[in-house]
Context: one part of a larger RNA
RNA sequence: CCACGGUUAAGGAACUCGGCAAAAUACCCCCGUAACUUCGGGAGAAGGGGGGCCGGAUUCGUGAUGGGACUUGCUCCCGGAAGCGAUGAAGGCCGCAGAGACCAGGCCCAAGCGACUGUUUACUAAAAACACAGGUCCGUGCGAAGUCGUAAGACGAUGUAUACGGACUGACUCCUGCCCGGUGCUGGAAGGUUAAGGGGACCUGUUAGAACUUCGGUUCGAAGCGGAGAACUUAAGCCCCAGUAAACGGCGGUGGUAACUAUAACCAUCCUAAGGUAGCGAAAUUCCUUGUCGGGUAAGUUCCGACCUGCACGAAUGGAGUAACGACUUGGGCGCUGUCUCAACCGUGGACUCG
Numbered sequence: 001c002c003a004c005g006g007u008u009a010a011g012g013a014a015c016u017c018g019g020c021a022a023a024a025u026a027c028c029c030c031c032g033u034a035a036c037u038u039c040g041g042g043a044g045a046a047g048g049g050g051g052g053c054c055g056g057a058u059u060c061g062u063g064a065u066g067g068g069a070c071u072u073g074c075u076c077c078c079g080g081a082a083g084c085g086a087u088g089a090a091g092g093c094c095g096c097a098g099a100g101a102c103c104a105g106g107c108c109c110a111a112g113c114g115a116c117u118g119u120u121u122a123c124u125a126a127a128a129a130c131a132c133a134g135g136u137c138c139g140u141g142c143g144a145a146g147u148c149g150u151a152a153g154a155c156g157a158u159g160u161a162u163a164c165g166g167a168c169u170g171a172c173u174c175c176u177g178c179c180c181g182g183u184g185c186u187g188g189a190a191g192g193u194u195a196a197g198g199g200g201a202c203c204u205g206u207u208a209g210a211a212c213u214u215c216g217g218u219u220c221g222a223a224g225c226g227g228a229g230a231a232c233u234u235a236a237g238c239c240c241c242a243g244u245a246a247a248c249g250g251c252g253g254u255g256g257u258a259a260c261u262a263u264a265a266c267c268a269u270c271c272u273a274a275g276g277u278a279g280c281g282a283a284a285u286u287c288c289u290u291g292u293c294g295g296g297u298a299a300g301u302u303c304c305g306a307c308c309u310g311c312a313c314g315a316a317u318g319g320a321g322u323a324a325c326g327a328c329u330u331g332g333g334c335g336c337u338g339u340c341u342c343a344a345c346c347g348u349g350g351a352c353u354c355g
């Protein structure tokens, strides 16, 4: 010096990102116990008192003999001796200390998030993430939809719409506004467009042959076999027309106006599919920002309550609350302490020095 363990005057979080770590609390009995609440809880709330040994008062339980009743029974009722058991008051004894060692909750207030018990990154993350009961939408009529497989076949399910599959949300309470223009999905079939196929007009290659010839050849050319191919016909899809937002998503700007000022219930105008409703709001969201005011502190970039100027909240990518719950996160308080002021000593084992 290091590791582990122990003790410490006075102070008691001044330490620190942060009470991390340590200390403290701890068992049983009695008293007592708030806000809030989904009336179950919260609650072991909180906060107090007692605890050893001797002593046995008191009261209670059990319990013969005895007494009574009749329905005469292994009956019922009264009564309560001894014994046994429970309760243990007054009083007394000892120690520093009586749950005497070990073992063995710290508590409270407020806020955020998630309702909850659960699940998760085996080996740096346990959470506010996942799941969840509940809610909604969509699909599926049974050889179901969906999934696996080339198929046979299998699961779904020896189930049948109170079922099964998919998506989103996530207990509960109060609610869930407007927009279908875009994208998606569903429905529609009149019209437009649209493939292969069908269809073959027209054109063309080859040449039996024919005509002409300067005999070199030139021109025409049926059938057959080929090439190319217009009109016309022809599905879904797309265009088109509707519906649909607990589908993907979206939810404005400018100017003016009230008898102090300020502000604007009001007016005008432009644009849009429609211009953000309720609720919440410097928020796990606020840049400016340590916003402003209030509270808490002697002093508070955090915290709590408000305000609203929401850079850039907002309603199942759910909004706002919420009892209970949480090895979650944040702020405060009581208790407690070597976390600290500020360090000291002790024990065990190392490092190190000497041998």
Stems, first nucleotide, its partner, number of pairs: 001350008010341002014339001019336001027051005036041001038171001052093003059086004066078004070073001094098001106334007113326002118130002134169007146155003172321004177251003182248002184244005191239003197233002203227004209220004252270005279313001280310001291307005